[in-house]
RNA sequence: GCCCGGGUAGUUCAGUGGCAGAACGACUGCAUGGUAAGCAGUAGGUCGGGAGUUCGAUUCUCCCCUCGGGCU
Numbered sequence: 001g002c003c004c005g006g007g008u009a010g011u012u013c014a015g016u017g018g019c020a021g022a023a024c025g026a027c028u029g030c031a032u033g034g035u036a037a038g039c040a041g042u043a044g045g046u047c048g049g050g051a052g053u054u055c056g057a058u059u060c061u062c063c064c065c066u067c068g069g070g071c072u
Base pairs, nucleotide, nucleotide: 001071002070003069004068005067006066007065010024011023012022013021018055026042027041028040029039030038048064049063050062051061052060
C1' cells in the first nucleotide's frame, strides 16, 4: 500500500429501513437476627465521526477515525 471483519448501556454481545434490546454489572425495595443467594423494580445509549439516498437510517452508499486479521 491492497483486501476482509468489527466499533450499539459500565462489560460481553444481539438487532435490522419505521419500537434500541438481552445477559452480567450498578442502584432501590422485599425477604433474613445479619450477610450472601433468591424475588420484584429503576436508572443507564449523540448506535465511532461527518456527508449522501429515503417520507423515515443503528440498518443502505461514500469519506474519515479506531481495533483485529490476511496479502505483498

Predicted 3D model of a 72-nucleotide RNA (transfer RNA) from an uncultured Elusimicrobia bacterium. Its mean pLDDT, the model's own confidence on a scale to 100, is 83. It was read from a public genome assembly. Rfam family: tRNA. It is annotated as a transfer RNA.